This is a predicted structure of a 390-nucleotide part of an RNA (large-subunit ribosomal RNA, domain III) from an Actinomycetes bacterium. It was read from a public genome assembly. It matches the Rfam family "Bacterial large subunit ribosomal RNA". The family is grouped with related families in Rfam's "LSU clan".
[in-house]
Context: one part of a larger RNA
RNA sequence: GAGUAGCGAAAGAGGGGUGAGAAACCUCUCCGCCGGAUGCCCAAGGGUUCCUGGGGAAGGCUAAUCCUCCCAGGGUGAGUCGGGAGCUAAGACGAGGCCGAAAGGCGUAGCCGAUGCACAACAGGUUGAUAUUCCUGUACCGCCAUAGAACCGUUAUCAGCAAUGGAGGGACGCAGGAAGGUAGGUGAUCCCAGGCGUUGGUUGUCCUGGGGAAAGCGUGUAGGGCGAGGGCCAGGAAAAUCCGGACCUCAUAAAGCCUGAGACGUGAUUCCGAGCCAAUUGAGGCGAAGUCACUGAUCCUAUGCUGCCGAGAAAAGCUUCUAGCGAGGUUCUGAGGCGCCCGUACCCCAAACCGACACAGGUGGGCGAGUAGAGAAUACUAAGGCGAUC
Numbered sequence: 001g002a003g004u005a006g007c008g009a010a011a012g013a014g015g016g017g018u019g020a021g022a023a024a025c026c027u028c029u030c031c032g033c034c035g036g037a038u039g040c041c042c043a044a045g046g047g048u049u050c051c052u053g054g055g056g057a058a059g060g061c062u063a064a065u066c067c068u069c070c071c072a073g074g075g076u077g078a079g080u081c082g083g084g085a086g087c088u089a090a091g092a093c094g095a096g097g098c099c100g101a102a103a104g105g106c107g108u109a110g111c112c113g114a115u116g117c118a119c120a121a122c123a124g125g126u127u128g129a130u131a132u133u134c135c136u137g138u139a140c141c142g143c144c145a146u147a148g149a150a151c152c153g154u155u156a157u158c159a160g161c162a163a164u165g166g167a168g169g170g171a172c173g174c175a176g177g178a179a180g181g182u183a184g185g186u187g188a189u190c191c192c193a194g195g196c197g198u199u200g201g202u203u204g205u206c207c208u209g210g211g212g213a214a215a216g217c218g219u220g221u222a223g224g225g226c227g228a229g230g231g232c233c234a235g236g237a238a239a240a241u242c243c244g245g246a247c248c249u250c251a252u253a254a255a256g257c258c259u260g261a262g263a264c265g266u267g268a269u270u271c272c273g274a275g276c277c278a279a280u281u282g283a284g285g286c287g288a289a290g291u292c293a294c295u296g297a298u299c300c301u302a303u304g305c306u307g308c309c310g311a312g313a314a315a316a317g318c319u320u321c322u323a324g325c326g327a328g329g330u331u332c333u334g335a336g337g338c339g340c341c342c343g344u345a346c347c348c349c350a351a352a353c354c355g356a357c358a359c360a361g362g363u364g365g366g367c368g369a370g371u372a373g374a375g376a377a378u379a380c381u382a383a384g385g386c387g388a389u390c
Base pairs, nucleotide, nucleotide: 012030013029014028015027016026017025031387032386033385034384039367040366041365042364045347046346049345050074051073052072053071054070055069059067060066079140080139081343082342083341084340086117087116091112093110097106098105099104121138122137123136124135125134141339142338143337144336146334147333148332149331150330151329152328160325161324165321166320167319168318173308174307175306176305179301180300181299184295185294186293187292188291190211191210192209193208194207195206196204212271213270216266217265218264219263223259224258225257226256227250228249229248230247232245233244235243236242272290275286276285277284309312353362354361369381370380371379372378
């Protein structure tokens, strides 16, 4: 320079409390803002920022009794969630191999590698801080041993298991409309609980509030898909009853099989539940109705169906076939035991991530209510969250 620029989009007011001290902290009552978000849940990233007690130097664009600051203590509980003990893609690495003065480069088999495939748990309750992880209830998956029942078999004309091999399947584009449902929503003169008016009326078709429940198991519906049976065979690196090939017979719309939302029953003599009672020393207890109608998805059936041309991953799990193993085995029912490692707090359109900052910027996915509306636009609201540090 200069007590100058600036104090980074935004609504606060009053009462009470704490305290040395309060415009900003705590609390109550109004008022206001967001509401396809300024709500809720994840991934990435961060890493203790989470919770409790204490503090008041510095950080906080002012003050601070407050904090995402400082100090101390505490907090993350899994067979089923996500990852590994399964699979593969791009791309790494790479036995042999090829190339190269050396270093090394490329690459087959293979082995890693999710952003993909496969894969068994739901509801309620609980903490100051975790919960599909703890507790309660009800399940499911794999392995182990076990009891009973039924059936098959014991040296093969072979019970059963079954590849690292064969085959099927997994298995996939884009667009489009219709259907059957469900979640959700709304209403109720129906059901339940409470209320009866400080002012004319208010026992009424009055007012206020509520009208829930999963996985699993059983049934197998709307819908979708597949022809069935024979003997034969130079193919599928060996074999095959499997796949494939030509042929014969029977059927043409059925049978049968596969798939499949939802609904119903069970789960549930349970839990939840408006409210009532009891308590603020703190532990709670009781518990009604729990229906109907309309609307209705971008969710499910559906990786379906129809159409089109640009013709739209792989591998394993799975099914089946033999090779092979093989003397006991398969199925059902019952009860029992076991189930490893890592993550799990908190923020997550943000004051905790990326931007030197508590920065008007950026950041993938899911849920996403009401009235008006074509609508996820817009306006006002619910649940919920905020009033943005002078």